RNA sequence: AGAGUUUGAUCCUGGCUCAGAGCGAACGCUUGCGGCGGGCUUAACACAUGCAAGUCGAGCGAGAAAAGUUCCUUCGGGGACCUAGUAAAGCGGCGCACGGGUGAGUAACACGUAGGUAACGUACACCGAGGCGGGGGAUAACCGCUCGAAAGGGCGGCUAAUACCGCGAAAGCCCAUCGGCUCUCCGGAACCGAUGGGACAAGGACUUCGGUCCACCUUGGGAUCGGCCUGCGCCCCAUUAGCUUGUUGGUAGGGUAACGGCUUACCAAGGCGACGAUGGGUAGCUGGUCUGAGAGGACGAUCAGCCACACUGGCACUGAGACACGGGCCAGACUCCUUCGGGAGGCAGCAGUGAGGAAUACUGGACAAUGGGCGAAAGCCUGAUCCGGCACGCCGCGUGAGUGAUGAAGGCCUUCGGGUUGUAAAGCUCUGUCGUAGGGGAAGAAUACUGACUGUACCCUACAAGAAAGCACCGGCUAACUCCGUGCCAGCAGCCGCGGUAAUACGGAGGGUGCAAGCGUUGCUCGGAAUCACUGGGCGUAAAGCGUGCGUAGGCGGGUCGUCAAGUCGGGUGUGAAAUCCCGAAGCUCAACUUCGGAAUUGCACCCGAUACUGUCGGCCUAGAGUACCGGAGAGGGAAGCGGAAUUCCCGGAGUAGCGGUGAAAUGCGUAGAUAUCGGGAAGAACACCCGUGGCGAAAGCGGCUUCCUGGACGGAUACUGACGCUGAGGCACGAAAGCGUGGGGAGCAAACAGGAUUAGAUACCCUGGUAGUCCACGCCGUAAACGAUGGGCACUUGGCGUUGCGGGUAUUGACCCCUGCAGUGCCGGAGCUAACGCGUUAAGUGCCCCGCCUGGGGAGUACGGCCGCAAGGUUAAAACUCAAAGGAAUUGACGGGGGCCCGCACAAGCGGUGGAGCAUGUGGUUUAAUUCGACGCAACGCGAAGAACCUUACCUGGCCUUGACAUCUUAGGAAUCCCCUAGAGAUAGGGGAGUGCCCUUCGGGGAACCUGAUGACAGGUGCUGCAUGGCUGUCGUCAGCUCGUGUCGUGAGAUGUUGGCGUUAAGUCCCGCAACGAGCGCAACCCCUGCCUCUAGUUGCCAGCGGUUCGGCCGGGAACUCUAGAGGGACUGCCGGUGAUAAACCGGAGGAAGGUGGGGAUGACGUCAAGUCCUCAUGGCCCUUACGGCCAGGGCUACACACGUGCUACAAUGGUCGGGACAAUGUGUUGCGAACUCGCGAGAGUAAGCCAAUCACAAAAAACUGACCUCAGUUCGGAUUGGAGUCUGCAACUCGACUCCAUGAAGGUGGAAUCGCUAGUAAUCGCGGAUCAGCAUGCCGCGGUGAAUACGUUCCCGGGCCUUGUACACACCGCCCGUCACACCACGAAAGUCGGUUGGACCCGAAGUGGCUGAGCCAACCCUAGGGAGGCAGGUCCCUACGGUCUGAUCGGUGAUUGGGGUGAAGUCGAAACAUGUAG
Repeated sequence: AGAGUUUGAUCCUGGCUCAGAGCGAACGCUUGCGGCGGGCUUAACACAUGCAAGUCGAGCGAGAAAAGUUCCUUCGGGGACCUAGUAAAGCGGCGCACGGGUGAGUAACACGUAGGUAACGUACACCGAGGCGGGGGAUAACCGCUCGAAAGGGCGGCUAAUACCGCGAAAGCCCAUCGGCUCUCCGGAACCGAUGGGACAAGGACUUCGGUCCACCUUGGGAUCGGCCUGCGCCCCAUUAGCUUGUUGGUAGGGUAACGGCUUACCAAGGCGACGAUGGGUAGCUGGUCUGAGAGGACGAUCAGCCACACUGGCACUGAGACACGGGCCAGACUCCUUCGGGAGGCAGCAGUGAGGAAUACUGGACAAUGGGCGAAAGCCUGAUCCGGCACGCCGCGUGAGUGAUGAAGGCCUUCGGGUUGUAAAGCUCUGUCGUAGGGGAAGAAUACUGACUGUACCCUACAAGAAAGCACCGGCUAACUCCGUGCCAGCAGCCGCGGUAAUACGGAGGGUGCAAGCGUUGCUCGGAAUCACUGGGCGUAAAGCGUGCGUAGGCGGGUCGUCAAGUCGGGUGUGAAAUCCCGAAGCUCAACUUCGGAAUUGCACCCGAUACUGUCGGCCUAGAGUACCGGAGAGGGAAGCGGAAUUCCCGGAGUAGCGGUGAAAUGCGUAGAUAUCGGGAAGAACACCCGUGGCGAAAGCGGCUUCCUGGACGGAUACUGACGCUGAGGCACGAAAGCGUGGGGAGCAAACAGGAUUAGAUACCCUGGUAGUCCACGCCGUAAACGAUGGGCACUUGGCGUUGCGGGUAUUGACCCCUGCAGUGCCGGAGCUAACGCGUUAAGUGCCCCGCCUGGGGAGUACGGCCGCAAGGUUAAAACUCAAAGGAAUUGACGGGGGCCCGCACAAGCGGUGGAGCAUGUGGUUUAAUUCGACGCAACGCGAAGAACCUUACCUGGCCUUGACAUCUUAGGAAUCCCCUAGAGAUAGGGGAGUGCCCUUCGGGGAACCUGAUGACAGGUGCUGCAUGGCUGUCGUCAGCUCGUGUCGUGAGAUGUUGGCGUUAAGUCCCGCAACGAGCGCAACCCCUGCCUCUAGUUGCCAGCGGUUCGGCCGGGAACUCUAGAGGGACUGCCGGUGAUAAACCGGAGGAAGGUGGGGAUGACGUCAAGUCCUCAUGGCCCUUACGGCCAGGGCUACACACGUGCUACAAUGGUCGGGACAAUGUGUUGCGAACUCGCGAGAGUAAGCCAAUCACAAAAAACUGACCUCAGUUCGGAUUGGAGUCUGCAACUCGACUCCAUGAAGGUGGAAUCGCUAGUAAUCGCGGAUCAGCAUGCCGCGGUGAAUACGUUCCCGGGCCUUGUACACACCGCCCGUCACACCACGAAAGUCGGUUGGACCCGAAGUGGCUGAGCCAACCCUAGGGAGGCAGGUCCCUACGGUCUGAUCGGUGAUUGGGGUGAAGUCGAAACAUGUAG
């Protein structure tokens, strides 16, 4: 410090997620030791039991029991001493208000901080001053009686005090009045003096009797600790906007330690609030803790300070202090006891229990230390505290060290070679942390006694590697990889995402990586997140500028002089507790931890100073702003009036059959006279041309002409005012269209509606009609893609060209032109900015000021609530839930019922077919025991199959074999090999016979090849996966494209080059231009065949001339020709003319056998289709192994209601039949072609010449030509089918061959929709050959013969190329995607109601208790004339008041039949709304 994730890729925006640190944690797995810390975050839920606050006999009275010793005893017990003036109880004093717990309440002077108190208190302790005299009356304990179950009382009697009560004196103190003096914030206060009044006391211990100590009273002071007041700080909600009657203030009384509406009466009517009152929610606050670079954010456990609370609510008493955790009273809820009458209780003290919960410990030890209470002290008490136990955390240590290669065994992997685990182990040597055993043994005690921890830390000795490693992860982020299992299953997952048979992502294993007595997971916080942006973000298109203006508060504000010193700056003082953090040092062996010192504590307050800037106040100024004057421009606004064109309607004329409308029609109108046409009239609405990226207005918006009223802007020149300004939360006003209300108006247009069309449907688009509405007046509504998707103001920053308004200058006779200023309005463009697009003096540039707004997508601009509205609705505006994206701009493709250019038998023009028939063949389907398998749009279907009767053959049935039909190795035997017989369907089994080879030899034997038996390694598989693959192939497509290097441009994907040029080509072919310049794979050429010529050569081919001839190139001979097959030549737009940019090239011509690639072939770029093939072959993985292998026989692949593809033959006369008779080429042939001859009607047979083939054979070419017949007919067309008879091949033609002959003679008369091929030696038509093959082509591959028609042209269909455009597509239009409906699940809203929480108002009741009044009852202290009085108490009553009750509101929440939309879900239904999107959105 960043990373992953939106895309095919890119940049940006933006969310989600991860890596870090932390925790009072929990959970899972695991666990050796020690130190230091921490530990109910939930139910402030309920609590059994024990303990947590007592102490003082030196304040007082009284005073045992038990234990112990001893005596007596009737053995029941009793006495004495000691215990002991002790325990327990009581009066009294001090403490119990500390310490300890908890965080419920509290948004508050509760807390923090800084101050104030001249408005206050303070026990014990400290310092100072003074005093402590003399009396009195009671009461508990105790005793007696008595009530009660108990808890607890009642009555009577006795008694003490440092308990209680008078009296005396009183320096000082307090109160009142007066005087003086000092200070002052001017309110007052301290001090001094005078007068009057008022309030005190207690003893105890020791004593050498001198006193000492402790206590007590009064008073002053300081200290300590508190009370009260104030400034500032302190969470969320405005969907809480108004709150308040003791309320705000005053006066008086009361009350308090003290100020105060604290309280009461009266008077006044105030007080608080957008700088957020009131209300609601949440919360103890702080020092600090965690995180962070910081600023911040989150938190407020442990430790420390403060506050609040003590079962819930209320109340007071006592006291220095409480409204009191372990005190009291009352009420309530709960629990317990009870003799049912009545009582008792309060763990949020320490342990502990139950409950709740994911979850938090022992009913431990000790007062040794520290501290606290009491005491003179000893001491007692102390769950405060100090310790011990429980991985919750932090820190430290260990689980060994060295050596050790045969790189052991085992595991795992393997390409079988090996690799890895791995120096790891074993083995050898050593050490002793820790452990165990034994011995010693602290500090903590200041302080003599006294140590819970503890025989602990630590030290010594001995022993022995012995007892001590796990957890998570290994697809990317993110360090770490293989095998097996599984097969979208099981599962994983923080995000992206893995898993559908080769998973580094699931589970296991081996190995590895990271941490380590821990490791992971979950939860939470901060960080990363500049993702709320103060530091430090944005708003044209990503989320985001209010529709527009006026203007209040507020914010901000021109020049200059002065003033003050609030902000600001400097210095100082005080404070900012300690702890924490940081630095330095020190102590535990180190560390954690602890201690000491320093720094820091960024804050607040006060004092002093500075005065530039901001601010305050005052003066002046004119550049901002405004006013006055002159001038012109303008659809600026309002009102009234006027005008013409057009539409429609009405009347009249004239006129006849249609009009109208559409893609085409129809509805509609018209013979009752329309439309078209002329004249007249009526009505309403809108104002053609002018009209212009022209004008005006704040925006919405404004368009005929005239008049009236009226707003604003602009130009010019002077004068005046003197900052009067800018912005603007709330507020107010304006605000298109549609809509609403009332009343008018209504020509045209036109939602709704009706009809006609279209369509699968058509509640649409189109047509014919048509009502609201559109218009006017008045009143509402208040929205919009109200857009420049761009708030307003001011200033600054290169330019060019238009245009509107006004002005200036020069010139001119003048208008123009030209130069120029201001104000508008446009286009282009520089710097700069921007993610890019783009903006660019009219900024989206550079700055300042103010306002509004944004913070992932969906849910949703929705719900609820409020406000507004007549309604429609508007405005303000969430959450649950859900997703890993949603977006912006640009890029490359692909696509378009987008555009441009251009090709192709693509269409068109032609010729012939297919689709109909019969048959052949392939496929689907069906059937079957099996009908083996594959191929499926083009690019599967006469395809793999260049040939299924057996074989083939992979399929089925049956019969058999198991190291196998085949390969290698081991072992035993035998040469090999050949022949025969028997059984069987055969495979096979049994038996017999022949035969003995080659090489070496030490003659025993061994070896090679082959055969047989046996064993196991292995063979074998046309079993699966073509979506694991190689190879090969198809296809786009023989289309003209596909790329690279360097350079340049762009943030980048990428672009450029390759784009452009009515330039060109078959071509990215060439030329020109150009930030490109070159290059590669393709194109072309090079190769083959063919067309012309030459040369060479001349048999088997040829024969011009010569000779011979049996008339056959047959022979001699020839080498000319044809031909054969080798080598060359030839064609290159080379030449001429024209066109064209002078280019490339095109057109025409000459010559030439051939002319613009001559014709044909081979040749197939980068790539696409997970195209095809595991059944050609090869091959990974999986599967079978007496079978999914192998052998055999028979069957099947040939089935047949059907459907399709490809063909053949036809339907006939351009034909058929018969006869005559002519002309090819490519090929093939020895298990072969087979002449000739004979036989057969024929297929063929017999015999057999020749030929290993330019020699012989297949071999007849056929159509054509010619002659005859047929005469339009299901025929002399057509040949299917069937019957019979045969031939050939073959082991064998039944299933299931081909051919022949005789007979039979089906459909079919040119083929619907649709569809195919072909542009020249082509189509069409005719035959011939070959491969395969024993036999079997209508198929396939070749060959030649005859031999056309047509192409205007590129609008359309299909395919393709280039450029461009749009895109929400990228699996790429066979794409994407919307809504209703149906189903399932989820959260939410509404809802008759219903249940609860909180709270307001009114009223009722009213406990305890303080206070007031009363007090006829009762009473010791004092007074008294003895009667009584003073004073007090009980009781009563009044005010207040907790709980409770009634009525009525508000608010929050739960639940609710039903209902509403929303979200999610695999392949559901209907349509087809959006994206090229077919009606532009």